This is a predicted structure of a 509-nucleotide part of an RNA (small-subunit ribosomal RNA, 5' domain) from an uncultured bacterium. Its mean pLDDT, the model's own confidence on a scale to 100, is 82.
[in-house]
Context: one part of a larger RNA
RNA sequence: GAGUGAACGCUGGCGGCGUGCUUAACACAUGCAAGUCGAACGAGAACGGAUUAUAGCUUGCUAUAAUUGUCAGCUAAGUGGCGCACGGGUGAGUAAUGUAUAGAUAACCUGCCCUUAAGAAAGGAAUAACAGUUGGAAACGACUGCUAAUGCCCUAUAUGCCUUUAAUACAUAAGUAUGCAAGGGAAACGCUUUAGUGCUUAAGGAUGGGUCUGUAUGGUAUCAGCUUGUUGGUGAGGUAAUGGCUCACCAAGGCUAUGACGCCUAACUGGUUUGAGAGGAUGAUCAGUCACACUGGAACUGAGACACGGUCCAGACUCCUACGGGAGGCAGCAGUGGGGAAUAUUGCACAAUGGACGAAAGUCUGAUGCAGCAACGCCGCGUGGAGGAUGACACAUUUCGGUGCGUAAACUCCUUUUAUAUAGGAAGAUAAUGACGGUACUAUAUGAAUAAGCACCGGCUAACUCCGUGCCAGCAGCCGCGGUAAUACGGAGGGUGCAAGCGUUACUC
Numbered sequence: 001g002a003g004u005g006a007a008c009g010c011u012g013g014c015g016g017c018g019u020g021c022u023u024a025a026c027a028c029a030u031g032c033a034a035g036u037c038g039a040a041c042g043a044g045a046a047c048g049g050a051u052u053a054u055a056g057c058u059u060g061c062u063a064u065a066a067u068u069g070u071c072a073g074c075u076a077a078g079u080g081g082c083g084c085a086c087g088g089g090u091g092a093g094u095a096a097u098g099u100a101u102a103g104a105u106a107a108c109c110u111g112c113c114c115u116u117a118a119g120a121a122a123g124g125a126a127u128a129a130c131a132g133u134u135g136g137a138a139a140c141g142a143c144u145g146c147u148a149a150u151g152c153c154c155u156a157u158a159u160g161c162c163u164u165u166a167a168u169a170c171a172u173a174a175g176u177a178u179g180c181a182a183g184g185g186a187a188a189c190g191c192u193u194u195a196g197u198g199c200u201u202a203a204g205g206a207u208g209g210g211u212c213u214g215u216a217u218g219g220u221a222u223c224a225g226c227u228u229g230u231u232g233g234u235g236a237g238g239u240a241a242u243g244g245c246u247c248a249c250c251a252a253g254g255c256u257a258u259g260a261c262g263c264c265u266a267a268c269u270g271g272u273u274u275g276a277g278a279g280g281a282u283g284a285u286c287a288g289u290c291a292c293a294c295u296g297g298a299a300c301u302g303a304g305a306c307a308c309g310g311u312c313c314a315g316a317c318u319c320c321u322a323c324g325g326g327a328g329g330c331a332g333c334a335g336u337g338g339g340g341a342a343u344a345u346u347g348c349a350c351a352a353u354g355g356a357c358g359a360a361a362g363u364c365u366g367a368u369g370c371a372g373c374a375a376c377g378c379c380g381c382g383u384g385g386a387g388g389a390u391g392a393c394a395c396a397u398u399u400c401g402g403u404g405c406g407u408a409a410a411c412u413c414c415u416u417u418u419a420u421a422u423a424g425g426a427a428g429a430u431a432a433u434g435a436c437g438g439u440a441c442u443a444u445a446u447g448a449a450u451a452a453g454c455a456c457c458g459g460c461u462a463a464c465u466c467c468g469u470g471c472c473a474g475c476a477g478c479c480g481c482g483g484u485a486a487u488a489c490g491g492a493g494g495g496u497g498c499a500a501g502c503g504u505u506a507c508u509c
Stems, first nucleotide, its partner, number of pairs: 001509004006505005013381006019374002021339001026337003030334003035082003040079002043075002047073001048071001049068009089292003098217008108209002113205007121155001123153002130145006161184004167178004190197002218264003225255003230252008267289004271282004294315005317328004345371001347370003353367001354365004384414004395404003419446006428436001453498005458479003464493005474481002
């Protein structure tokens, strides 16, 4: 000198765009953050219809009651489907099961989506809701009976798909293609209605992933030896898939000063910052990957999880309890306590973009879009302009003549960015639909009106005098000032530098 997710002191007018718990991965009151589909299904507690009855009277609508689910609609709870593995948060762990980059997969999977080919035959048994009985303080159950489906099951069909496999061709490291034979395996003629949409099998694509390999990716030798599923083989199991991934048997290997093993530290990258560069430091926001979800472990469902707002077990903590037993997990958005030098609103809206579900209307969406708070940062604007000397007054200084502040002020003329008031008023949306928002912006009116501080002035380093103090009080980044004429302390006048900021502290180059 440059920089910062900064903090502190003094000061503070506006706008645009960004940014905002770096500390306790500490504990959390309250609300919201993942639902949706009645065009899969039975059903009908509401709402709304329809019908009937009664009352009131305005004689055809008001209220009340009843009935109705082959009701134009609609729907709490329930069965079923899809989603909940995305989106959002955090960086504890992890020095390599991670990340970056380049490859491999002839060792693999892939819901929804696209293309192509073929198909959808015949039946069955349950169960929730519901009703009844009943246990419990509650959470939540138990038994009996009834019922539906795109829920579940059986049979048929399937040269193609899977398993085993004779043979042939090609190739060779495992293999690939054709293919005889044996065994096994599908579906919802459902829904709505004439146009579709769903279902099953197979092949291909797209997308998303899994696994493997090379190279790179901290410190420490005051860590020198480490290892028994350890290293390899055969066989089996397991997986979507290779593999000691697991197991049985066999062999005794494997790694290591090119740093094994141990310990400490740490998410990684694109980037950011500094520097002429080489390099150093760093990894907030934004984007990609990974890991985690009170702590530890485990699997279930599913195309996909070993699952933040799912399940089970154990633990710590908090809460409820009728003491028998139960409930919970903000490292989602707000917010609270605590810690700390330090970091915001318990806001508005789904209008836009995107996502889930749905044929759609639409519903949900603390993703997102916006608003609020904070000079935390960057950028822009303003705090007036021109004229104005007998050089006013005050203040300071003085060699008492004067000098400085100083065209500065007053005063005259002008302007209106900004401000205030009134009126109009967008784009963002395409027929409709705008949270922002009567916002941005525009016009008119008023009137210099509403708006300047901070640090420094001995040298480095731009800027000097007076008074007070008297090695005291104090200053200080280094050198150093202060003991009676201090340009260095404190105040004043003047000056210098930056400016809605200016200084200090901390950290990096």